[in-house]
Context: one part of a larger RNA
RNA sequence: CUGGGCUUAAAGGGUGCGCAGGCGGACCGGCAAGCAUCUCGUGAAAUCCCCCGGCUCAACCGGGGAAUAGCGGGGUGAACUGCCGGUCUUGAGGCAGGUAGGGGCAGACGGAACUGUCGGUGGAGCGGUGAAAUGUGUAGAUAUCGACAGGAACGCCAAUGGCGAAGGCAGUCUGCUGGGCCUGUCCUGACGCUCAGGCACGAAAGCGUGGGGAUCAAACAGGAUUAGAUACCCUGGUAGUCCACGCCGUAAACGAUGUGCACUAGAUCGGAGUGGCUCUCAUGUCUUUCCGGUCGAAGGAAAACUGAUAAGUGCACCGCCUGGGGAGUACGGUCGCAAGGCUAAAACUC
Numbered sequence: 001c002u003g004g005g006c007u008u009a010a011a012g013g014g015u016g017c018g019c020a021g022g023c024g025g026a027c028c029g030g031c032a033a034g035c036a037u038c039u040c041g042u043g044a045a046a047u048c049c050c051c052c053g054g055c056u057c058a059a060c061c062g063g064g065g066a067a068u069a070g071c072g073g074g075g076u077g078a079a080c081u082g083c084c085g086g087u088c089u090u091g092a093g094g095c096a097g098g099u100a101g102g103g104g105c106a107g108a109c110g111g112a113a114c115u116g117u118c119g120g121u122g123g124a125g126c127g128g129u130g131a132a133a134u135g136u137g138u139a140g141a142u143a144u145c146g147a148c149a150g151g152a153a154c155g156c157c158a159a160u161g162g163c164g165a166a167g168g169c170a171g172u173c174u175g176c177u178g179g180g181c182c183u184g185u186c187c188u189g190a191c192g193c194u195c196a197g198g199c200a201c202g203a204a205a206g207c208g209u210g211g212g213g214a215u216c217a218a219a220c221a222g223g224a225u226u227a228g229a230u231a232c233c234c235u236g237g238u239a240g241u242c243c244a245c246g247c248c249g250u251a252a253a254c255g256a257u258g259u260g261c262a263c264u265a266g267a268u269c270g271g272a273g274u275g276g277c278u279c280u281c282a283u284g285u286c287u288u289u290c291c292g293g294u295c296g297a298a299g300g301a302a303a304a305c306u307g308a309u310a311a312g313u314g315c316a317c318c319g320c321c322u323g324g325g326g327a328g329u330a331c332g333g334u335c336g337c338a339a340g341g342c343u344a345a346a347a348c349u350c
Stems, first nucleotide, its partner, number of pairs: 004321003007304002012318001014201004021194003025088007033081002035077008049065006091191001092188003095184005103177007110154001114150008125136002162169002206247006216240001220236004258317006266295008275286003299306002323350003332343004
C1' cells in the first nucleotide's frame, strides 16, 4: 500500500466556525482534459514465452517470432466525470406572520437558612460518637426572643421536563442579545456537504494581580480507633470555594457511539406548533412538522444489546486503531509565569 476495523475487545478529535483540499441537485447546448476505440512512433540488447537449429543429450549457445506496463503524436465517439454557456426549483438561504425556552451578557431587588456582634429571658450544661474524647460553657454557653452586619447559594414549582455546538444553564424583575421550531410558498437560484492546517469556545482544580471571605474545606493541629492508623469517625482549621481582569486547555469533556444527506414495520409517553371534525367554547378526536424518551418487526451484532435519536441499508468528507509492558514516558520541537499541555519514539522484556 491492499485489506479490516473504531458503544463495551486497540481505535471518534472536548465542541464549534472555517481557508485550502475532497465530494456535490434537475434539464438543454457546446468543448473534448479524464474516458472508450483505431492508428503511428517509442518501449536497447540480454532474460521470460513460442518455433527452428548447433554442441552425442541437457545445461549452455545461435536464428526467427511473440510479448511488454508505460510514454508521446494523430483520427474518431460524446453516455459518464470535468470545463464553458443557458434554464429550473426540490437542496441551501432569504422574507412575512406566529411561538416555547434555567440559551448568553449586564443591572436592580427578595425571602429562608447560616455565621458573627449587641441586647432581653434563663441558669448548667452544650456539642459530638458505635462508644468516647479533644472542643465549648457560671467572664453565663446550648435553648429562646429582638435588632444589626456579612458572604454564598436560590427550597417548593421540578419532570422520566426545557434550552445550548460542547463545556454548561435555575430566586424575581428590567434592559441588551444569539439560536431553534411552526405556518405561508412571496424572493434568490445549487449559493451546498465535509474539512488537514488555522481561529474561537471550553467543567473542576491550578496560576498571576487586586478585592472579598458566611459556609464548606485539601494541607495542617488535636481527639479517638488500631498491632500501627501519616486514613476512614470527631473537634478545629489555612489555601481554595466568591468577584474583576489575565493565564491554563485538561476530564469517565460519555450516548465511552464524528458530521451531513437519503432510504428501511409499528406501538406508546412527554415538550413546541399547524390544519380538520365535534353548531360554538372547555374538552375530546384525527392529521401533519420539529424536539425529547420507552418498547419493538425486519436487519445488524461475539454477545450485552441496537433497532427512523441505528450499532440497519447506502453515499460524501474528516479523525483515529494495528499484541501486553516499557509509555502517553525519553529526546527534540512548540505553547505556558509555573504546574504542565500538545506532538511522540527506541533499547529491553513477555
This is a predicted structure of a 350-nucleotide part of an RNA (small-subunit ribosomal RNA, central domain) from an uncultured prokaryote. The RNAcentral record of the full RNA draws on ENA.